[in-house]
C1' cells in the first nucleotide's frame, strides 16, 4: 500500500419551543358510601413537578418453547417432520465443536450428509447401446469354409504342398464418435487383435490391527472388481409429534333486553324522557337466584431478561457475585417546529412474552486473519 475473508459495533449529533400517551407524588375539583365533622375509604376530570417511552430487523409468520384452554388408561395406524458424529439449551429445522465430500493460491466459503443388494418408477434429445446387455465407425484374419487369372515347389499334368489376397463365418471393446452419466484407472506383459487375461500403483470390496467417545482415519491380509444414475420420484429404517391459539383464558357486568322462583295485588299504579306540568312509549307490582349482549377490568410485562465482573469449557454455554428496572397502548402513544454541525442520514413501527432461521438495509466505526506488491 493494493485486494480480499471473518467476527463485532453504531443507525445522524447537539441545544430551544411545544405536542403525545404511561407511571410516581402534589394540589384543584366531581360522584357515591362513611363519619358528630372535607372523618375516612373509593371511582373519575384537570392543572404542575419527576421518570421512562420502538428495532436490529419490532417484518415474513418458517421452525421451537414457556402460557392458557380443550382432549387425553395404555399402545398403534395414517399424516408431518427431521436424517454424518459429539455437545449446548427449556426446545429447535438452531448454535458451538469435529468428520467426509466440494470450491478457492490463501485466510476462509458451501454442504438434508441414513438406505440402490426388499420392492416399483424415471432418465427428452444425442447415441451401437440409459441398465439389460449390444456393436455404428475402426481393428484383426490364429480355427473353419470357399474362391483365387498371384508367387515357389512337386509332378504320374487330373491335381497337391506352402505362403500371399479377396468374401464369408467370426474373434475385440483397446481407439472414436454421443451424453449429465458408458460397465474401474495408469503403465508393463500378452495378443492374430485384444480385454483385470497376468503384473506393478491407485481406487473399490471383505476381515482383522491401531487411534478417535464417535462420525471417521492410517496401515495389514486377502479378493481381479461386483445389481451404474436417481431417495427435497414413491417407498425402506431410525427418530420427533394431541389440537386450538390473548380474538387463548379468567373476573365484574347496564338496560325499556330476557330466563327461572317466592310473595302481593286486581287496576289502579309504576318504569322512561322531563326542573314542572300536559304528552309520549312502556309495563301487572315487589324480592331472590342463575346465564349473559355492550362495556369495563385482568391476562400485560420482573424476565429461560439486560449491564459489569469472576469460574469452569477450546467452543455454544453453565455457574457464582454486584448493579439497575428499561413501551405496556386498545381508535391504539413515542412526534412537530427552529437554529447548528457533519460524513446529510437507509430499512422501516411493539400489540402475550421469550429463543432462532430467513428477508430489507445509506453511511461509517472497531478487531482478527489471508494473499500480492514496495522499502528497510
Nucleotide at each position: 500500500g493494493a485486494a480480499g475473508u471473518c467476527g463485532g459495533c453504531c443507525a445522524g449529533g447537539c441545544a430551544g419551543u411545544c405536542g403525545c400517551g404511561a407511571c410516581a407524588c402534589u394540589c384543584c375539583u366531581u360522584c357515591c358510601c362513611u363519619u358528630a365533622a372535607u372523618u375516612g375509604a373509593g371511582a373519575g376530570g384537570g392543572a404542575g413537578u419527576g421518570u421512562g417511552g420502538a428495532g436490529g430487523a419490532a417484518a415474513g409468520u418458517c421452525c421451537g418453547g414457556g402460557c392458557u384452554c380443550c382432549a387425553a388408561a395404555g399402545g398403534g395406524c395414517a399424516a408431518a417432520g427431521u436424517g454424518c458424529c459429539a455437545g449446548g439449551u427449556a426446545a429447535u429445522a438452531c448454535c458451538u465443536g469435529g468428520g467426509g465430500g466440494g470450491c478457492g493460491u490463501g485466510a476462509g466459503c458451501c454442504u438434508a450428509c441414513g438406505g440402490a443388494a426388499a420392492g416399483u418408477g424415471c432418465a427428452g434429445c444425442a447415441g451401437a447401446a440409459a441398465a439389460u446387455a449390444u456393436a455404428c465407425c475402426g481393428c484383426c484374419u490364429a480355427a473353419g469354409u470357399u474362391c483365387u487369372u498371384c508367387u515357389g515347389g512337386u509332378u504320374u499334368c487330373g491335381a497337391c504342398c506352402a505362403g500371399g489376397g479377396a468374401a464369408c463365418c467370426g474373434g475385440u471393446a483397446a481407439g472414436g464418435u454421443u451424453g449429465a452419466a458408458a460397465u474401474g484407472g495408469u503403465g508393463c506383459g500378452g495378443u492374430a487383435a485384444g480385454a483385470g487375461c497376468g503384473c506393478a500403483c491407485c481406487g473399490c470390496g471383505u476381515u482383522g490391527c491401531u487411534g478417535g467417545u464417535a462420525a471417521c482415519a492410517g496401515g495389514a491380509a486377502c479378493g481381479g472388481c461386483a445389481g451404474g444414475g436417481u431417495a427435497a420420484a414413491c417407498c425402506c429404517c431410525a427418530c420427533u409429534c394431541g389440537g386450538a391459539g390473548c380474538a387463548a383464558g379468567a373476573c365484574c357486568a347496564a338496560a325499556u333486553a330476557g330466563g327461572g322462583g317466592a310473595g302481593c295485588u286486581a287496576c289502579a299504579g309504576g318504569u322512561g324522557c322531563g326542573g314542572c306540568c300536559c304528552g309520549c312509549a312502556c309495563u301487572g307490582c315487589u324480592c331472590c337466584c342463575g346465564g349473559g349482549u355492550a362495556g369495563g377490568u385482568u391476562g400485560c410485562u420482573u424476565g429461560a431478561g439486560c449491564c459489569a465482573c469472576g469460574u469452569g469449557g477450546c467452543g455454544a454455554c453453565a455457574c457464582g457475585u454486584u448493579g439497575g428496572c428499561c413501551a405496556g397502548a386498545u381508535g391504539a402513544a413515542u412526534g412537530a417546529c427552529u437554529g447548528u454541525c457533519c460524513a446529510c442520514g437507509a430499512c422501516a413501527g411493539a400489540a402475550c412474552c421469550c429463543g432462532g432461521c430467513u428477508u430489507a438495509u445509506c453511511g461509517g466505526c472497531c478487531g482478527a486473519c489471508u494473499u500480492c506488491c514496495c522499502c528497510u